[in-house]
This is a predicted structure of a 71-nucleotide RNA (transfer RNA) from a Candidatus Nealsonbacteria bacterium. The organism belongs to Candidatus Nealsoniibacteriota, within Bacteria.
RNA sequence: GGCCUGGUGGCGAAAUGGUAACGCUUCGGUCUGCAAAACCGACACCGGGGGUUCGAUUCCCCCCCAGGCCU
Numbered sequence: 001g002g003c004c005u006g007g008u009g010g011c012g013a014a015a016u017g018g019u020a021a022c023g024c025u026u027c028g029g030u031c032u033g034c035a036a037a038a039c040c041g042a043c044a045c046c047g048g049g050g051g052u053u054c055g056a057u058u059c060c061c062c063c064c065c066a067g068g069c070c071u
Stems, first nucleotide, its partner, number of pairs: 001070007010024003018054001026042005047063005
């Protein structure tokens, strides 16, 4: 330098055009004499910029970052 895969809440991980599941953690609440457990609730403009579209996490282009393969 070329090619491939990936980047989504604090962590892991789905969704592949119609404003983002789930699990763990954390925080708040209910309950309790206190705590644990249980239950309820909160926490993501989806790596950055631009384009297409009525509408983009999703499609296209460029860039950044991580991993792999080739030279």
Background: Its Rfam family is "tRNA". Rfam classes the family as a transfer RNA.